[in-house]
RNA sequence: UUGGCCGACCAGAUGAUCGCGCCCGGAACUCCCGGGUGAGGAAAGUCCGGGCUUCACAGGGCAGGAUGCCGGCUAACGGCCGGUCGGGGUAACCCGAAGGAAAGUGCAACAGAAAACAAACCGCCGGCCACCCGGCCGGUAAGGCUGAAACGGCGGUGUAAGAGACCACCGCUUCCGUGGUAACACGGAAGGCAAUGUAAACCCCAUCCGAAGCAAAACCUAACAGAAAGCCAUACGGCGGCCCGUCGUGCUUUCGGGUUGGUUGCGUCACACGGGGGAAACCUCGCGUGGGAGCUGAGCGGUAACGUUCAGUCAAGAAAGAUGAUCAUCAAGUACAGAACCCGGCUUAUUGGUCGACCAUAAUU
RNA sequence: CGGCGAUUAGCGCAGCCCGGUAGCGCAUCUGGUUUGGGACCAGAGGGUCGCAGGUUCGAACCCUGCAUCGCCGACCA
Numbered sequence: 001u002u003g004g005c006c007g008a009c010c011a012g013a014u015g016a017u018c019g020c021g022c023c024c025g026g027a028a029c030u031c032c033c034g035g036g037u038g039a040g041g042a043a044a045g046u047c048c049g050g051g052c053u054u055c056a057c058a059g060g061g062c063a064g065g066a067u068g069c070c071g072g073c074u075a076a077c078g079g080c081c082g083g084u085c086g087g088g089g090u091a092a093c094c095c096g097a098a099g100g101a102a103a104g105u106g107c108a109a110c111a112g113a114a115a116a117c118a119a120a121c122c123g124c125c126g127g128c129c130a131c132c133c134g135g136c137c138g139g140u141a142a143g144g145c146u147g148a149a150a151c152g153g154c155g156g157u158g159u160a161a162g163a164g165a166c167c168a169c170c171g172c173u174u175c176c177g178u179g180g181u182a183a184c185a186c187g188g189a190a191g192g193c194a195a196u197g198u199a200a201a202c203c204c205c206a207u208c209c210g211a212a213g214c215a216a217a218a219c220c221u222a223a224c225a226g227a228a229a230g231c232c233a234u235a236c237g238g239c240g241g242c243c244c245g246u247c248g249u250g251c252u253u254u255c256g257g258g259u260u261g262g263u264u265g266c267g268u269c270a271c272a273c274g275g276g277g278g279a280a281a282c283c284u285c286g287c288g289u290g291g292g293a294g295c296u297g298a299g300c301g302g303u304a305a306c307g308u309u310c311a312g313u314c315a316a317g318a319a320a321g322a323u324g325a326u327c328a329u330c331a332a333g334u335a336c337a338g339a340a341c342c343c344g345g346c347u348u349a350u351u352g353g354u355c356g357a358c359c360a361u362a363a364u365u
Numbered sequence: 366c367g368g369c370g371a372u373u374a375g376c377g378c379a380g381c382c383c384g385g386u387a388g389c390g391c392a393u394c395u396g397g398u399u400u401g402g403g404a405c406c407a408g409a410g411g412g413u414c415g416c417a418g419g420u421u422c423g424a425a426c427c428c429u430g431c432a433u434c435g436c437c438g439a440c441c442a
Stems, first nucleotide, its partner, number of pairs: 002360003006356005012330007020038007040336001044347002047345005052213004059244004064209005069083005084098001085096004099204002104202002106198003121144002123140007152170002155167003171193001172191008217264004226255006235249004257441003268291004273286005292314001294313008366438007375391004385422001393409005415431005
């Protein structure tokens, strides 16, 4: 220099004009004026996990679901970190749903002699018959054919021909020793091949899991009209598929009627004090204390994920749904895309660039 | 916003649980029947099983991701 590989970060900037949501102030929730604030690395898919809320602060069993090498991290996870084994790459590095097939069951189409109990089409060998072609009986599984897969591989001994029948090496299984927390690795001995594949087939083993979801749910204010059918304590309903237990006493369905208003949940959280607003639920501002699985930075521990201490900070919250448009300049007409309860991950979409570590080849020094 | 379901021939569907030749009805085409048409009878054609990847010898079927379409979900008596 070229090519590659891994990680982190940015997400146009500035100015002008016009416009929108929320909060505060102005006599003031709605109009006007001023000030403050206003999308992402994925806000997405909704694939996992958790918070939160309701279902009964009564549960237990079965069924069902999820995960699956080992160790660690975490609130938790199917996530992350480190290692082992297997695969790919010259390498940096990347990929892996990677428990069990000697617990049991199922399946293995077509082809092929034979598909998991092995078996014998061609072939090889022996015996008998026969003039010959060949036929019958027996042995065999080395070779051939088929297939995704053919009952260890390869070389030798051996034999009528052959065969783990026997031997060396390799593979496999079991046992022992050493190292390692472990997965596993290395070494030795024995067995003598018995034991194919498939568990993203049923299943077995181990671990974990109550269900529903902010249209959850709680509260304020208002309005209306009930009727029919079914089942009744051996019933019905409440934690959802079933059973037991337990609690309650009317319950369920259909038709009809009423409201289609507001507040909270909800934007760091809770409490105390003080001010302001509202008919109410409640909201808002200031200050203080305490908490937080939030964010940023630093120190310490750890290989790392991460933990811990200190300091600072906490930043959109709508309800037809805001966060935008135009112009100019700067290298430049930049992608995917836009919050609707929140958080940790994964997956998917994606432009242009910056920085850092590493690898290979060639050249030069 | 949340929760479910579906996608197979031109149309409507089965097959998927438990993997091995992709089927049914209507429609289309050809022939017959009829003076002609319809109906009827006989036959034929038509499929990347929504897309991509994986497991497996083998995938419409099992697993994962993506796409499109559809359904349901307020409160009071």

Predicted 3D model of RNase P RNA and transfer RNA as a complex of 442 nucleotides. It holds a member of the Rfam family "Bacterial RNase P class A". By type it is a ribozyme.